[in-house]
RNA sequence: GCUUGUCUUCAGGGCGGGGUGAGAUUCCCCACUGGCGGUAAAGUCCGCGACCCGCGAAAGCGGCUGACCCGGUGCGACUCCGGGACCAACGGUAUAGUCCGGAUGGAAGAAGAUGUGU
Numbered sequence: 001g002c003u004u005g006u007c008u009u010c011a012g013g014g015c016g017g018g019g020u021g022a023g024a025u026u027c028c029c030c031a032c033u034g035g036c037g038g039u040a041a042a043g044u045c046c047g048c049g050a051c052c053c054g055c056g057a058a059a060g061c062g063g064c065u066g067a068c069c070c071g072g073u074g075c076g077a078c079u080c081c082g083g084g085a086c087c088a089a090c091g092g093u094a095u096a097g098u099c100c101g102g103a104u105g106g107a108a109g110a111a112g113a114u115g116u117g118u
Stems, first nucleotide, its partner, number of pairs: 001118002004115007016030004031098002033088002035048004043086002052063004068084005090101003
């Protein structure tokens, strides 16, 4: 260094201003945010997690799973630069990506400790 076991820690951001209204951080105008791995650096590509649905006593298994174009540079970019767009579970509540709740939860995964084999 590689392989594999056990354990520990960490692991999601965002409503500020104005308008209407009895009432809206929910509507309208402006604003703001972007989990993990891969790959030329990605919310929109590929894959995964979460949420949601079904089965199950449970462990777990199966399903579902949003959204991008144009121009430029370059060997290479739907990832960079410029421009213009778009998307965001469920329950609650005046209709919510941004508030409250399940959740002091779970988890893709990241880092570390220690052992096995080589």

This is a predicted structure of a 118-nucleotide RNA (FMN riboswitch aptamer (RFN element)).
The sequence was found by an Rfam model in a public genome assembly.
The coordinates come from a structure-prediction model, not an experiment, and the mean pLDDT is 86.